[in-house]
RNA sequence: CAAGUAGACCGGGCGACCGCUCGCCUCUGGCGAGAGGAAAGUCCGAGCUCCACCGGGCAGGAUGCUGGGUAACGCCCAGGAGGGGUGACCCUACGGAGAGUGCCACAGAAACGAUACCGCCCGCCUCAGGCGGGUAAGGGUGAAACGGCGAGGUAAGAGCUCACCAGCGUCCGGGUGACCGGCCGGCUGAGGAAAACCCCAUCCGGAGCAAGGCCAAAUAGAGGGACAUAAGGAUGCCCGGCCUGUCCCCGGGUUGGCCGCAUGACCCCGAUGGUAACACCGGGGCUAGAUAGAUGGUCGCCAUCCGCCUCCGGCGGAUACAGAACUCGGCUUACAGGUCUGCUUGGACC
Numbered sequence: 001c002a003a004g005u006a007g008a009c010c011g012g013g014c015g016a017c018c019g020c021u022c023g024c025c026u027c028u029g030g031c032g033a034g035a036g037g038a039a040a041g042u043c044c045g046a047g048c049u050c051c052a053c054c055g056g057g058c059a060g061g062a063u064g065c066u067g068g069g070u071a072a073c074g075c076c077c078a079g080g081a082g083g084g085g086u087g088a089c090c091c092u093a094c095g096g097a098g099a100g101u102g103c104c105a106c107a108g109a110a111a112c113g114a115u116a117c118c119g120c121c122c123g124c125c126u127c128a129g130g131c132g133g134g135u136a137a138g139g140g141u142g143a144a145a146c147g148g149c150g151a152g153g154u155a156a157g158a159g160c161u162c163a164c165c166a167g168c169g170u171c172c173g174g175g176u177g178a179c180c181g182g183c184c185g186g187c188u189g190a191g192g193a194a195a196a197c198c199c200c201a202u203c204c205g206g207a208g209c210a211a212g213g214c215c216a217a218a219u220a221g222a223g224g225g226a227c228a229u230a231a232g233g234a235u236g237c238c239c240g241g242c243c244u245g246u247c248c249c250c251g252g253g254u255u256g257g258c259c260g261c262a263u264g265a266c267c268c269c270g271a272u273g274g275u276a277a278c279a280c281c282g283g284g285g286c287u288a289g290a291u292a293g294a295u296g297g298u299c300g301c302c303a304u305c306c307g308c309c310u311c312c313g314g315c316g317g318a319u320a321c322a323g324a325a326c327u328c329g330g331c332u333u334a335c336a337g338g339u340c341u342g343c344u345u346g347g348a349c350c
Stems, first nucleotide, its partner, number of pairs: 001346010012302007020034006036321001040332002043330005048208004053241006060204005065079005080094001081092004095199002100197002103192002117139002119135007147165002150162003166188001168185002171182004212259004221250001223249005231244003266285005272279002303319007
C1' cells in the first nucleotide's frame, strides 16, 4: 500500500424570526422538554390487565450438543463435535436409525443379507465357443454398493497377514460437562435419511391497552325458548374436587369525557469480581405522551457527497432507510455516504 475479516459510531450541526404539542410557574407572559438504530416485521419472551379456582389424563405445539447468563426466551456468552476457508474467521433444524412403520426414483447384476453385467483364475469338452468351480481386488451404474490406502501373499483374489488411518469395545488418564487422549483387541455388523411418521428429554392456560376501570348521559325490555341427573365457571377434549342459576334468540339505548399514560427487570460514568455474557456497589440523570393524531416554515453560515469550470478558488445540485401510540429484553429485515479500532493474507521498502 492492497485485499479480507470481526466489532463500534455518526448519519446532519449552529444562529435568528414565526409557528405546533406537553409539563411547570410569580400565568393574556415566561421557563423546560419534544420520533429510531431500526420507531419497521408482529417472529419469540416477559411485565401489566381481565377471565372464581385446584388436581389428573389425552391431544396439540415449541425447543433439542455441553456449561454459564438472564425476569424469561427459540436470545446472549464461553466451550465441544462436524464442515468451509491459506488464514483471521464463519456455518450447523447438533438427542435417537439396535423400539417400530414408511422411503431411497432412474440407472445398475444388486439398494435389508449379493446364485454377480463385463472381467480375473482353475478344470473339462464336440474348442471363433460351451459347461462346472473359485473370486469380489479391477471396470461399469449411481447421491450412496459388504471399512479406506499401501505392501506381502494367492491358481486368481479377499483383513488372508502386516503397517498407517476410520469405526466399535474393555481398561486407564484429563475435564463440572459435551468430549479429548493413550494402551490393548478381534478385524469390522452394508448404508442414507427423523427440516419423514415416530421414540426420548425439557417446557407451554386464554385473550390482550381497541386489556381494564371510573364518571356522565340516554333508553324499551310485563319479550321468547331450553335446562335443575342440566348449564356455566382459565386450553381443544375428558375425569375428579369446589363455587354459582346458567345458556340461546329477538329488540332498544350509549359511540361523550377522564384514568390506564410513562420512575422503568430505565439510561450514563466509575470501582470490584468474572475469559465473557453479566452481577453487585458508589455517583449522576428524568430524556415525547398525542387521540384524526404535535416537533414545521423562512433566512444565513458550516459539515459531507456528486458534477462542472477560467482550478487551490468558484458555481450548481443533493444528503440514505425511514415517524412513537402500554412498556421492556431479543431476533429478523432496510440503509446514500462517512469515521474509528483489532486481527489475517499478499506486495514493496528500511